The part of an RNA shown here (large-subunit ribosomal RNA, domain II) has 700 nucleotides and comes from a seawater metagenome.
Model confidence (mean pLDDT): 83 of 100.
Context: one part of a larger RNA
RNA sequence: GUCAGUGACUUAAUUUAUGUAGCAAGCUUAAGCCGUUUAGGUGUAGGCGUAGCGAAAGCGAGUCUUAAUAGGGCGAUUAGUUGCAUGGAUUAGAACCCGAAACCGAGUGAUCUAGCUAUGAGCAGGUUGAAGGCAAGGUAAUACUUGCUGGAGGACCGAACCAGUUGACGUUGAAAAGUCUUUGGAUGACUUGUUGCUAGGGGUGAAAGGCCAAUCAAACUCGGAGAUAGCUGGUUUUCCGCGAAAACUAUUUAGGUAGUGCGUUGAGAUAUAGAUUUUGAGGGGUAGAGCACUAAAUAGGCUAGGGGGAAGAAAUUCUUACUAAACCUAAUAAAACUCCGAAUACUCAAAAUUGUUCCUCAGCAGACAGACGGUGAAUGCUAACGUCCAUCGUCGAGAGGGAAACAACCCAGACCACCAAUUAAGGUCCCCAAGUUAUGGUUAAGUGUGAAAGGAUGUGAAGACUCCAAAACAGCCGGGAGGUUGGCUUAGAAGCAGCCAUCCUUUAAAGAUAGCGUAACAGCUCACCGGUCUAAUUAAGAGACUUUGCGCCUAAGAUGUAACGGGGCUCAAACCAUACACCGAAAUUGUGGAUUGAUAGAAGUCUUCGGACUUUUAUUUCUGGUAGCGGAACGUUCUGUAAGCCUGUGAAGAGAGACCCGUGAGGGCUCUUGGAGGUAUCAGAAGUGCGAAUGCUGAC
Numbered sequence: 001g002u003c004a005g006u007g008a009c010u011u012a013a014u015u016u017a018u019g020u021a022g023c024a025a026g027c028u029u030a031a032g033c034c035g036u037u038u039a040g041g042u043g044u045a046g047g048c049g050u051a052g053c054g055a056a057a058g059c060g061a062g063u064c065u066u067a068a069u070a071g072g073g074c075g076a077u078u079a080g081u082u083g084c085a086u087g088g089a090u091u092a093g094a095a096c097c098c099g100a101a102a103c104c105g106a107g108u109g110a111u112c113u114a115g116c117u118a119u120g121a122g123c124a125g126g127u128u129g130a131a132g133g134c135a136a137g138g139u140a141a142u143a144c145u146u147g148c149u150g151g152a153g154g155a156c157c158g159a160a161c162c163a164g165u166u167g168a169c170g171u172u173g174a175a176a177a178g179u180c181u182u183u184g185g186a187u188g189a190c191u192u193g194u195u196g197c198u199a200g201g202g203g204u205g206a207a208a209g210g211c212c213a214a215u216c217a218a219a220c221u222c223g224g225a226g227a228u229a230g231c232u233g234g235u236u237u238u239c240c241g242c243g244a245a246a247a248c249u250a251u252u253u254a255g256g257u258a259g260u261g262c263g264u265u266g267a268g269a270u271a272u273a274g275a276u277u278u279u280g281a282g283g284g285g286u287a288g289a290g291c292a293c294u295a296a297a298u299a300g301g302c303u304a305g306g307g308g309g310a311a312g313a314a315a316u317u318c319u320u321a322c323u324a325a326a327c328c329u330a331a332u333a334a335a336a337c338u339c340c341g342a343a344u345a346c347u348c349a350a351a352a353u354u355g356u357u358c359c360u361c362a363g364c365a366g367a368c369a370g371a372c373g374g375u376g377a378a379u380g381c382u383a384a385c386g387u388c389c390a391u392c393g394u395c396g397a398g399a400g401g402g403a404a405a406c407a408a409c410c411c412a413g414a415c416c417a418c419c420a421a422u423u424a425a426g427g428u429c430c431c432c433a434a435g436u437u438a439u440g441g442u443u444a445a446g447u448g449u450g451a452a453a454g455g456a457u458g459u460g461a462a463g464a465c466u467c468c469a470a471a472a473c474a475g476c477c478g479g480g481a482g483g484u485u486g487g488c489u490u491a492g493a494a495g496c497a498g499c500c501a502u503c504c505u506u507u508a509a510a511g512a513u514a515g516c517g518u519a520a521c522a523g524c525u526c527a528c529c530g531g532u533c534u535a536a537u538u539a540a541g542a543g544a545c546u547u548u549g550c551g552c553c554u555a556a557g558a559u560g561u562a563a564c565g566g567g568g569c570u571c572a573a574a575c576c577a578u579a580c581a582c583c584g585a586a587a588u589u590g591u592g593g594a595u596u597g598a599u600a601g602a603a604g605u606c607u608u609c610g611g612a613c614u615u616u617u618a619u620u621u622c623u624g625g626u627a628g629c630g631g632a633a634c635g636u637u638c639u640g641u642a643a644g645c646c647u648g649u650g651a652a653g654a655g656a657g658a659c660c661c662g663u664g665a666g667g668g669c670u671c672u673u674g675g676a677g678g679u680a681u682c683a684g685a686a687g688u689g690c691g692a693a694u695g696c697u698g699a700c
Stems, first nucleotide, its partner, number of pairs: 001700006011092013026048003032042003052059002062074004096234002099231001103224006114198003118194005123188001125157003128153001132149006161185003167180003200216001202212003237633006247260005262366001263364006273357001274354009288340001289338002294334001296332001298330004303324001305323002307320005370395007378387002400411003415593004420589003426583003429567003435580001437579006448569001454553002458550006468541001475532005481505003486500003511526001514525003594623001597620010634689001636686005644679003653673005659668003
């Protein structure tokens, strides 16, 4: 991993609702006893109901409050009760199943290991050479010196022995800690045999939270015990009807729970209640707009106040390219401004369409992590597949077609069948169903088939205006002058620091000068003028300007083209505009069938004669679905039916079938195997259905 078996909403008591049965103003027994023993009989204690109100005395269809006969509160105009079944609740083990880490009790462990006790054992060989001693020298005597002797040491080197430093191997190992290599200690706080002692909040520890039998921040075994788990996982047949939520409020609450909103089932309620559209009537202060208020903000004018300057003995006067309230003019501007002011939305009314969708009560829920997209805001960087509100949609719980692939985008809501038709979005050269369709343009960049600021005689269109064979525009050559160094200022100011003026003359033309330059002049250009060369068989052209269509550059990434899905495409198979065909979905239509509800009819059964139920026909309608609610069925084991029925002319079980019935779970039939039991129908009772739980047991 596969297969087979096994594996999870139970039981009891109490209570509530629904269904059903009995009896009914009543209903019912419990324990116990009898018994022919799952039956039945007896048993009337007790319980619920039939009357309530009040704290109570108490009164009573009323009563309480009260001074009250007022008012008000709670009641009265009747249906219950006992079984059975089912849904829910409570209690139990908070009980659908499996799952902790832990806590407590009683015991078992020091054959591993830590420390200690007792008693034994072990340590090749080599080296160093302490104290002390002896002799000689030496001293007044010591001291001291030299030689010999001696054999100390948690001394040295290094086997056994003990340890475990480095590296490699090993990592389903030879080994649940090793092997090889290398290394530390090796007469000591050494190593070791045997025996004994210390025990779990305890021991032991040269201390690492180490060790206490491959287990240690509290051992192991059994028990309390099914500890508890708002947490994770799992939870077994079918079909049919409806179908959510991810919100509000509260919470030692935030991944839990409760009430409400949203779902479902039943009963009731009849008021055109609800929904949509149209019309009419409303209030509003948003978008926008505006500056009339509030706050902000710019320029000019006018002019208080303030500052500066001048005059004056002072008072004060004058002045100001400073500042500045109010006012005037112009132009701004606000979520917490408004002289104004929509669209929507909301409320009410009427009509039309729809047809119970609305509302009330009761049973049962689920849900309270939402996601993305559009729109309006906030927050953030007008960042985020960001966060947080409002509103709509989709997903969630939604399949199908399109977007290459792609929950949330576009189209469209799947009852079933069909080798029928029409369309949507999107497409029509090939992959790939359908136009190599038509007309008119654009693009040359494979733009299309990724991107900005910025840049460029790419190219198409439109518009306005100017110049040109009397030679434009660009280039080259020449001129670019005189009064005059204009006046002022200034040390100087000569076109060119600055202020004022900006004329006249000669001219083909030349500014009292547009730029560089000088201390000031000088010098070099420009404007302007002349000449020359060059140029188009030239105005349908050329130069300069504005707007606009499509392109170009800007443009660098990591396995491999890789930024059309690919091939490939250029009067397109690209882009823009127009037109007609066609393809294209589970949409729509057609044909047949099933189911739900409604309406109308028919038949049957029951009836309290009101009606109810069952079957069926026609018309019409419905039928995506997670959590969840409701309904109807299939199958398994056992019991009654059953001393029946099937069965050696072959039961159960096993294998096979291309056959039949049923929407389906399933049920028949046939064949083979098997070799002795099985069981219809209608009821009843459950250890009642497996693919999942790192499920459990076994086999392979």